[in-house]
RNA sequence: UGCUGAAAAAGGCAAAACUGGUGAAAGCCAGUGACGCAAAACCAAUGGCCUAAAGGUACUUCCUAAGGUAGCAGGUUACCAGU
Numbered sequence: 001u002g003c004u005g006a007a008a009a010a011g012g013c014a015a016a017a018c019u020g021g022u023g024a025a026a027g028c029c030a031g032u033g034a035c036g037c038a039a040a041a042c043c044a045a046u047g048g049c050c051u052a053a054a055g056g057u058a059c060u061u062c063c064u065a066a067g068g069u070a071g072c073a074g075g076u077u078a079c080c081a082g083u
Stems, first nucleotide, its partner, number of pairs: 002083004012037002017032006035071001041076003046073002048069003055063002
């Protein structure tokens, strides 16, 4: 440095739900809580997915993201052990 792995050691993060807040919504923040995670660390103008306020429209419709999702894929970085 590459590959493999969570068996060991040291640890780490925190799903759903509930409460409060925030937002047009998707969602996010905090507390409680642990479904799980070997990158569940970081990156949102790479792709996918979600929402659609404003705007447009064929007007109970549909379109649209520089809004969101990193615990979807992807990129970058990294502890330990083995090889």
The RNA shown here (c-di-GMP-I riboswitch aptamer) has 83 nucleotides and comes from a Gammaproteobacteria bacterium.
It matches the Rfam family "c-di-GMP-I riboswitch aptamer". Rfam's curators write: GEMM was predicted in a large-scale screen for bacterial structured RNA regulatory elements.
The prediction has a mean pLDDT of 85.